[in-house]
């Protein structure tokens, strides 16, 4: 003095936990010494075997005798001390201070005086008995410092006398006279020194009694008390007193807490704390109380007596059954209880106590030892060198030292022991406990385990890489100790006196009046209670502090000083403040007067519109209601219009962050009665005041009782809808109620969530009431302005606050008083009390459970919140599709020996380039093969290997049978490898998808905020854009956007083969002679083209809009116009998105099989479902014939011209080409002509049959192509859904990829070539700003209640059991007193009476505990049921009070609040 824990993060409130100290028990461990006021307190003040714990005196006396001052007895003193315990006790028990004028005190001390004369007994002993014992009876004798009588002294009482003394006060003391009562002693002892005895006075000591003050809890204990309070008289006591009795009176105690209940011995002290405090108090000391529970008493100076007596109760023991005995809360010890506590030791040597003249005796007090790490203090477990292995270390050898240790002698002690001194030996005899994720010091070590086992004070670890479990190693910390559990203090300013709070975190009573109490203006007089000072007494010792000293130091002890006990009592003084008191004062407060303001209250009267109903008239088919409907009304005439009447409720506009009231609350007008406030006044009183526990009064709505009233509205209820359901929201009806009178209730989000009163502290601007002044004036109760007071709003300074915010109307700064709070839940519940007719109100817990609950603010995310902007993966306007058919393909499902695996909304599903015949291949069936390296079996009696034949097999020297060849290794065992498309994409790298066809994401400095954070990045305009401009506590910058790169479009330059051919020249072919074709040749490169470089476009120009901006719109020019078109490039990040099956890779697994090879099968299955395509359903078409125009690309295991054969697929030859050269290569849609004529067709082509062809080892499962034949569904497609705005959609073909063969796939290429917006935010989404939030795993969020299950504690409960306490009644042991009788007579027995009275029985009250059928709610518990109440406008805003209803959360009515 702090630290961890609520959050994504922050600040705060608040509790929980950690670190410190002390006490008890306990786990592991342990070498020694000293000291201690340590050791059956906690539970059982439970019970006890055995031994011991109080005796002594011969100098009081008698006797016996073993002759020992040994024994017995009488007698004296002591045994009331010491020792133990803490049950009871809330009390004069304790502490402290007084009092005793109301008392006692043996032994001790001081002083004074005295100690005279007599007497009768009795024990031991002796004799005789009873009894088991304990014990006891009778007879005879005797002594005393035992006992008794008398005397004197004395004491005491009454009366009288003048007084005297002490004192605050005589009731006290003293003196004298007199009377009554009572009434001492041991002339001992022993031998010269004493010691006793008696009386009185005093002292000391020890007590008794009284009393002020002080110290526990509960009000869910508010009234208690009959000897109770007092008086008179008496009794009793050492003494006062209702202590007791009789009579009289009716008092006494209590909110300053009586009584009752609970708990508890009190203090010095002890623990803790800076202190104030809080907690404890068994031990040592002082005081008290108790001695199995209870009662009574004797003796005595002292007891109602722990080791005395009597009795009862309960318990135990002995017994001969007749009777007896005992009381460890003394020391040891035992049982029991328990988590919990020692030896049945020695001694009176020391200190003390008793007795004694003394010697001495006795003492479980005490001293000493034994046991216990119980506490405190001190010491040690070694130091150095070498060698080996090695990582800090281990092993071993050697030297030094000897505190301890072992041994010896002496000393010490009552006796020992320990110790001390001297001496010998020998590193020898001696280290553990806890922890290592954070807090908190010390492991990112190894193995095991795998949300298991376990750890954890708190937070939290553990689900296969655990720094957190269990072990090993290493480290940290303390150390003869170290950890755990429980308790206390501290931490905690979380009980706040020192020293807290109450708008929103827990907390201001709903409001007001007022009692007690607390507090109180100015001046002044006195007093001195509080207060302050001086002095004295007291506040025990020990404890504490300091100093000094003694044990070797220390602990410990001694001495001295101080302090503490915070106090009390007494003495003298001060008078400022408080108080009391005297007299004044006026500013607080109150009163009076004046003219005004006002929904203040009560009563009465009057009015108004609307509504409903009814009457009359008009009028006709609907009305009403809703999101849409229906129930409902209407042909018996509704709704609607006109007119009249009745009824009840209400009071529009005015009306206002306007007014009034204490609050609740109050709104048409008029009158009456009445309360309060403000303003103004040179008036009056004179502190009369503030607050306010209890208490009284008022107190919305709902509700209750009685009686009225009832138009509208409207809980409940009925019906209609909605819905999965709808006990609701919506609709049609509708009863209580709402209204009035009288009475109750007493609660609300009764809120400003802010108690009342007073004072102080910068301002601005409205408004209401009153006053003053000025100006204007229409002259009015006018208008305007300034200002004062009182109220009521907004903004805001200092200051405050956790912040939001408050801010002269404080939540600022002071003062007084009251109320309330102390983590969340259980719970405003239970029980009790009280109020109420009831509903219910007020008061108001605990067990148990939990680590948070909560406030304010921040950033996100979200909203069936709001506002901007944007997008053909949005809509609108359009075009074409999908969804229906057949087929292809992928997926699911099912099936199967296997149908390998992955991907699952967008962002899986013609995807894994995944077009699988074998291969691929990962799957299934079957067969075979494979171990580098190391160790060990085996092996020249032949390992591995090869092989004829037979068998087995789909096949095979793979295996097997039997041989042969061969010549050195060796898969039989243990490890270890190769390999693995085995597992984990939630261990990873890399790569990719989506957010994202987005425009965002950040930084530096400064500034703001306690902080998280904010600002910048916001606002306005603009943009495709955080693009740009202007504003602004911001100024700049970065990554993105843009720029950049590629392609296409225009122009220019360069280039000229394999490209091109306009012009020039030639060649070949065809020719209708006009010419045409072939770039073929020369030549050229002009054009096209090729592929390189430049130019061009910038809102540059003009106009308008806009701010003179950025920019937008239109126009000119231009090939192209506002980013020219299209691509590449993908911010910070997120999605545990996808991929371990492309490769890489950690860990785990398989390892002679999950590895490798082979054969066959499967991935191609098929009742079904889904996605994506293709072909179609036809005439904008099909078929036949002819004609015409591309581009991109590919090619040597290849493309293949050209020729021949075949109807075709194709086959046989074969030039050229590693390519601007050769080739694939005929483009198709189109155009022309013909035909078909609306039909399941000359549409459509599935399916199937037959015959051919190609690839390949092989087309059965399961390929492609050709021809012929066959000719299915399908006639434009439900709900729904996809793509697209220009060379786009649509449509047409071509190429490439894969590839032996095999596209309807994919990637490219060109041909033909539209329609409709040029907008919007309605749907789906995205971005920004703002708002709400109980969300942060972030709405696929959170979360409520019933029901079901388990466990736990509790409440009620007919009763039942036991205990305590209290109060009646009955019986009544025993004791005191009185009376009578009897006897062996200072007494005893017996009878009666009175009184006290334990115990037992019984009745009642009360408290506590156990059990209790059943009932009730509460709490807790990963994945139960029903719904969706709350958090967003939570989808009907929520909440409060109240009432009704409902499976449940809840719903509805009425009033209120905004949180």
């Nucleotide at each position: 003095u702090c630290c961890g824990g609520u959050u994504g993060a922050u600040c705060c409130u608040g509790c929980c936990g950690g670190a410190g100290g002390c006490c008890a028990c306990u786990g592991c461990u342990a070498u020694c010494g000293g000291g201690a006021u340590c050791c059956g307190a906690u539970u059982a003040a439970g019970c006890c075997a055995u031994g011991c714990g109080a005796g002594u005196c011969g100098a009081g006396a008698g006797g016996g005798u073993u002759c020992g001052g040994c024994c017995c007895u009488c007698g004296g003193c002591g045994a009331a001390c010491g020792g133990c315990u803490c049950a009871g006790u809330a009390a004069c028990a304790c502490g402290u201070g007084a009092g005793u004028a109301a008392c006692u005190u043996a032994c001790c001390c001081u002083c004074u005086g005295a100690u005279c004369c007599g007497g009768g007994a009795u024990a031991a002993c002796c004799c005789c008995g009873g009894g088991a014992a304990a014990c006891u009876g009778g007879g005879a004798a005797u002594a005393a410092u035992a006992c008794c009588g008398g005397a004197u002294a004395g004491a005491u009482c009454g009366a009288g006398a003048u007084g005297c003394c002490u004192g605050g006060a005589a009731u006290g003391g003293c003196u004298c006279u007199u009377g009554g009562u009572u009434g001492a002693a041991a002339a001992g002892g022993c031998u010269u020194a004493c010691u006793g005895u008696c009386a009185g006075a005093g002292g000391a000591u020890a007590g008794g009694c009284u009393u002020g003050c002080g110290g526990c809890c509960g009000a869910u204990u508010a009234g208690g008390u009959a000897g109770u309070u007092g008086g008179u008289a008496g009794g009793g006591u050492a003494a006062c007193g209702g202590c007791c009795u009789a009579c009289c009176a009716a008092g006494c105690c209590c909110a300053c807490g009586a009584u009752c209940g609970g708990u508890a011995c009190g203090g010095g002290c002890c623990g803790u704390g800076a202190g104030a405090g809080c907690g404890g108090u068994a031990g040592c000391c002082c005081g008290g109380a108790g001695a199995u529970g209870g009662a009574u008493c004797c003796u005595g100076a002292g007891a109602c007596a722990c080791g005395g007596a009597u009795c009862c109760a309960g318990g135990c023991c002995c017994u001969a059954c007749g009777g007896g005995g005992c009381g460890c809360a003394g020391c040891a010890g035992g049982c029991g209880c328990g988590a919990a506590a020692c030896c049945u030791u020695c001694g009176c040597a020391a200190u003390g106590c008793g007795a004694g003249a003394a010697a001495u005796c006795g003492c479980g007090a005490c001293g000493a030892g034994g046991g216990g790490a119980u506490c405190c203090c001190g010491a040690g477990u070694g130091c150095g060198g070498g060698u080996g292995c090695a990582u800090u270390g281990c092993a071993u050898c050697u030297g030094c030292u000897u505190u301890u240790c072992c041994g010896a002698a002496g000393u010490g002690u009552a006796a020992a022991g320990c110790g001390c001194u001297u001496u010998g030996g020998g590193a020898a005899u001696a280290a553990g406990g806890g922890c290592u994720g954070g807090g908190c010091a010390a492991g990112a070590c190894u193995g095991c385990u795998g949300c298991c086992a376990g750890c954890c004070g708190c937070c939290g670890c553990g689900g296969u890489a655990a720094c957190a479990g269990c072990a090993g190693c290493a480290g940290c910390u303390c150390g003869a100790g170290u950890g755990g559990u429980g308790g206390c203090c501290g931490u905690u300013a979380u009980u706040a006196u020192u020293g807290g709070g109450c708008u929103u975190a827990a907390a201001g009573c709903g409001u007001u009046c007022g009692u007690a109490g607390u507090c109180g203006a100015c001046c002044u007089u006195g007093c001195a209670a509080g207060u302050c000072c001086u002095u004295g007494g007291u506040g025990a010792a020990a404890u504490c502090u300091c100093a000094u000293g003694g044990c070797u130091c220390a602990a410990c002890c001694a001495u001295g000083a101080g302090g503490c006990g915070u106090g009390c009592c007494a003495u003298g003084g001060a008078a400022a403040c408080u108080g009391c008191u005297u007299g004044g004062c006026u500013c607080g407060g109150g009163g009076c007067c004046g003219g005004g303001a006002g929904a203040g209250g009560c009563c009465a009267g009057a009015g108004g519109u609307a509504c409903u109903u009814c009457g009359g008239g008009g009028g006709u088919a609907g009305g009403g209601g809703u999101g849409a409907a229906a129930u409902c009304c209407u042909a018996u005439c509704a709704u609607c219009c006109c007119u009249g009447a009745a009824g009840g409720a209400c009071c529009a506009c005015c009306a206002g962050u306007g007014g009034c009231g204490a609050a609740g609350g109050c709104g048409u007008c008029u009158g009456g009665c009445u309360g309060g406030a403000a303003c103004g006044g040179g008036c009056c009183c004179g502190a009369c005041g503030a607050u306010g526990a209890g208490g009284g009064a008022c107190g919305a709505a709902a509700g209750c009782c009685a009686g009225g009233g009832g138009a509208g509205c409207g809980a409940a209820c009925g019906g209609g809808a909605u819905u999965a359901g709808a006990u609701a929201c919506c609709c049609c009806g509708g009863u209580a109620g709402u209204c009035c009178u009288g009475g109750c209730c007493g609660u609300a989000a009764a809120c400003g969530a802010u108690g009342u009163a007073g004072g102080c502290u910068u301002g601005g601007u409205g408004u209401u009431a009153g006053g003053a002044c000025a100006g204007c004036u229409a002259c009015g109760a006018g208008c305007u302005g300034u200002u004062c007071u009182a109220g009521u709003g907004c903004c805001g300074g200092a200051g405050g606050g956790a912040a939001a915010c408050c801010g002269u109307u404080a939540a600022g700064c002071c003062u007084a008083c009251c109320g309330c709070c102390u983590g969340g839940g259980g719970a405003g519940u239970a029980c009790g009390g009280u109020c109420g007719c009831a509903a219910g109100g007020c008061u108001g817990a605990a067990a148990c459970u939990u680590a948070a609950a909560g406030g304010a603010a921040u950033u996100g995310a979200c909203g069936g919140g709001g506002g901007a902007g944007c997008a053909c993966c949005a809509c609108a306007a359009g075009g074409g599709g999908u969804g229906g058919a057949g087929u292809c393909u992928g997926c699911g499902g099912u099936u199967u020996a296997a149908u390998u695996g992955g991907a699952u909304u967008c962002a899986a599903c013609g995807c894994c380039g995944g077009g699988a015949a074998u291969c691929u291949c990962a799957c299934c069936a079957g067969g075979g093969g494979c171990g580098a390296c190391a160790g060990c079996a085996g092996g020249a009696u032949g390992a591995a290997g090869g092989u004829c034949a037979g068998g087995c097999u789909g096949a095979a020297g793979a295996c097997u049978u039997u041989g042969c060849c061969a010549g050195a290794c060796g898969a039989g065992c243990u490890g270890a490898g190769a390999g693995g498309u085995g597992g984990u994409g939630c261990a990873u790298g890399g790569c990719c998808g989506c957010c994202g066809u987005c425009a965002g994401c950040u930084c530096g400095u400064a500034c703001c905020g306690u902080g998280a954070g904010g600002c910048g990045u916001c606002c306005u305009g603009u943009u495709a854009a955080g693009u740009c401009a202007g504003g602004c506590a911001a100024c700049g910058a970065g990554c993105g956007a843009g720029a950049c790169c590629c392609c296409c479009g225009c122009c220019c330059u360069u280039u000229g083969u394999u490209g091109c051919c306009a012009g020039c020249a030639g060649a070949u072919c065809c020719u209708u002679c006009g010419g045409g074709a072939u770039g073929u040749u020369g030549g050229g490169c002009a054009c096209u083209c090729u592929a390189a470089g430049g130019g061009g476009a910038c809102c540059g120009c003009c106009g308008c809009u806009g701010c003179u901006a950025a920019a937008g719109c239109g126009g000119a020019g231009g090939a192209a116009g506002g980013a020219g078109c299209g691509g590449g490039c993908g911010a910070c990040g997120g999605u545990a998105g996808g991929u371990c099956a492309g490769u890489a890779u950690g860990c785990c697994c398989c390892g002679a099989a999950u590895c490798c090879c082979c054969u066959g099968g499967g991935c191609u299955a098929c009742a079904c479902g889904c996605g994506g395509g293709c072909u179609a359903c036809a005439a904008u078409g099909g078929c036949u014939a002819g004609c015409g125009c591309a581009a991109u690309g590919g090619g040597u295991a290849c493309u293949g011209a050209c020729c021949c054969c075949g109807a075709a697929a194709g086959g046989g030859g074969a030039a050229a080409g590693c390519a601007a050269u050769c080739u694939c290569c005929u483009a198709a849609a189109g155009c022309u002509a013909g035909u078909c004529u609306c039909a399941a067709u000359u549409c459509g082509g599935a399916u199937u049959g037959u015959g051919g062809g190609c690839u390949g080892c092989a087309a059965c499962u399961c390929g492609c192509c050709c021809a012929c034949a066959u000719g299915a569904a399908g006639c434009c497609g439900g709900a729904a859904u996809c793509c697209c705005c220009a060379g786009u959609a649509a449509u047409c073909g071509c190429g490439a990829c894969u590839c032996a063969a095999a596209a309807u796939g994919u990637c490219g290429c060109g041909g033909u070539g539209a329609a409709c917006a040029c907008g919007u935010c309605c749907c789906u989404g995205c971005u920004c700003c703002u708002u709400g939030u109980a969300c942060a795993c972030a709405c696929c969020g959170c979360c409520c209640g019933u029901c079901a299950a388990a466990c736990c504690a509790c409440c009620c409960g007919a009763g039942u059991u036991a205990a305590g306490u209290u109060u009646g009644g009955a019986u009544g042991a025993g004791g005191c007193c009185c009376u009578g009788a009897c006897c062996u007579g200072c007494g005893g027995u017996u009878a009666g009476g009175c009184u006290c009275g334990a115990a037992u029985c019984u009745g009642g009250g009360u408290u506590c505990a156990g059990c209790g059928a059943g009932g009730g709610g509460g709490g807790u518990u990963a994945a139960g049921u029903c719904g969706u109440a709350a958090c967003a406008a939570g989808g009907u805003a929520g909440c409060c009070g109240u009432a009704g209803g409902g499976g449940a959360a809840c719903c509805u009515g009425c009033g209120g609040c905004u949180g």

Description:
Predicted 3D model of a 1459-nucleotide RNA (small-subunit ribosomal RNA) from a marine sediment metagenome. The RNAcentral record of the sequence draws on SILVA. It matches the Rfam family "Bacterial small subunit ribosomal RNA".